[in-house]
Molecule: Bacterial RNase P class A
Organism: Holosporaceae bacterium
C1' cells in the first nucleotide's frame, strides 16, 4: 500500500420563493395571515418478548411450543454481557482472532448407500504362528468410522496379557473459584464408537384473542326464515361453580344501514452531565417533548457552507445505495454506501 473477512459512527446544515399535513393563539367565523413541527437504520419480514384492550369463575391433567455450561442484565425474552469448556486458524510460545442449536448415547427405539470378512456386540480376507486339531487380532487391505496411543516385557505367534507415561472412567479426597471449571492425589484395565438441528428421557418456562384490539353517540331495518347439536364460560379432557330450552352456539338465506368521535401519542421516553461496574446496564440531577395521516400529507426550485471524489493552482466539474411511518415499546433477522474509524489474517514495498 493493496485484497479479504468482523464490528462501530454518519444517512447533511443553514436561508428564500411555491405547495401539503398536524397543532397554537387570535378571531363574529375563517381550511385568511402568523408562530411551532413534520417519515428510517433499518420505517422491511411479522420471527420472538411484553406494555395496552376485551373475553375469561376455579382447580388438577393432557396435548403444544420454547429454552438448556456456570453467573449477572432486563419489564420480560428464543435477547444481550462477563467467564468457563470445546473446535479452527496464526505463531517457538505466551498469546491473539472466529465459531458452538454447549442437559442425557449406562432407559428405550432408530439411522449410517456403496466398499468390507465383519459396523452393535459384531468379526477372520489377506497375513502371522501351528503338535495341523487350532490359535491369533499386533500388521496389511476396505470404509467417513474396524473393540485408545507410544514404548518396554512377554508369548509358539500376539493381544491391557503385564508394567511406566499419556488418554478415559470414579472419587463425600485435598487445593483454588461465588459457580460452571481447573491443579494435585487415589482407585480402576477401562461401558468397549458417531448422531437426540433423528423420536425419545430429564428440569425449567407459557391462559386466548388482538388497534380491522376495544368504547362512546348516531342512523336503518325483518327483534325476519331454514337446518343441525344441546349448549356457552376463547386449544382439549374431568370436577365444582354460573348463565340457559319464550335460550345458547353453529351453518346458511333474505333485508336495511355502514357516517361522526375516542383509542392517536406524555412514554418501561429523549439528550447531556457525574457516580458505581470488566461490562451489558444502574442511579442522581438539570434540560426537552421531536409526525399522527385515513385513498393515505411530510414535496419542488434555487442560493451558500459541510463532506467526498477527479483534475492540478485557485479555480473547475461530479457526488449518495437500502428504502417510505398507520397502536406503541425492547430484540433478532435480511438489504444496502457519497465516507470514515478500529481489529485481525494474507501479500508486496520500504526502513
Nucleotide at each position: 500500500u493493496u485484497g479479504c473477512g468482523a464490528a462501530a459512527a454518519c444517512a447533511g446544515a443553514c436561508g428564500g420563493u411555491c405547495g401539503c399535513u398536524g397543532u397554537g393563539a387570535u378571531u363574529u367565523a375563517a381550511u385568511u395571515g402568523c408562530g411551532c413541527a413534520g417519515a428510517g437504520g433499518a420505517a422491511a419480514g411479522u420471527c420472538c418478548g411484553g406494555a395496552c384492550u376485551c373475553c375469561g369463575g376455579g382447580a388438577g391433567g393432557a396435548a403444544a411450543a420454547g429454552c438448556g455450561c456456570c453467573g449477572g442484565g432486563u419489564a420480560a425474552c428464543g435477547c444481550c454481557c462477563g467467564g468457563c469448556g470445546g473446535c479452527g486458524c496464526a505463531g517457538a510460545a505466551u498469546u491473539g482472532c472466529g465459531c458452538c442449536a454447549g442437559g442425557g448415547a449406562a432407559a428405550g427405539u432408530g439411522c449410517a448407500a456403496c466398499a468390507g470378512a465383519a459396523a452393535g456386540c459384531a468379526u477372520a480376507c489377506c497375513g502371522c504362528c501351528u503338535u495341523c486339531g487350532g490359535g491369533u487380532a499386533a500388521g496389511g487391505g476396505u470404509g467417513a468410522a474396524a473393540c485408545g496411543g507410544c514404548g518396554a516385557g512377554g508369548u509358539a505367534a500376539g493381544a491391557g496379557c503385564u508394567c511406566a507415561c499419556c488418554g478415559c472412567g470414579u472419587g463425600u479426597a485435598u487445593c483454588g473459584g461465588a459457580a460452571a471449571c481447573g491443579g494435585u492425589c487415589a482407585c480402576g484395565g477401562c461401558a468397549c464408537g458417531g448422531c437426540a438441528a433423528a423420536c425419545c428421557c430429564c428440569g425449567c418456562u407459557u391462559g386466548g384473542a388482538g388497534c380491522a384490539a376495544g368504547a362512546u353517540c348516531a342512523a336503518a331495518u325483518a327483534g325476519g326464515g331454514a337446518u343441525a347439536a344441546c349448549g356457552c364460560c376463547u386449544u382439549c379432557c374431568u370436577c365444582c361453580g354460573g348463565c340457559u330450552a319464550u335460550g345458547u352456539u353453529a351453518u346458511u338465506c333474505g333485508g336495511g344501514u355502514a357516517g361522526a368521535u375516542c383509542g392517536c401519542a406524555g412514554g418501561a421516553c429523549g439528550u447531556u452531565u457525574g457516580c458505581g461496574g470488566c461490562g451489558a446496564c444502574g442511579c442522581a440531577a438539570a434540560c426537552g417533548c421531536a409526525a399522527g395521516a385515513u385513498g393515505a400529507a411530510u414535496g419542488a426550485c434555487c442560493g451558500u457552507c459541510a463532506g467526498g471524489a477527479c483534475a492540478g493552482c485557485a479555480u473547475g466539474u461530479c457526488c449518495g445505495a437500502c428504502a417510505g411511518a398507520a397502536u406503541c415499546c425492547g430484540g433478532c433477522u435480511u438489504a444496502c454506501g457519497a465516507u470514515u474509524u478500529u481489529c485481525g489474517c494474507a501479500a508486496a514495498a520500504g526502513u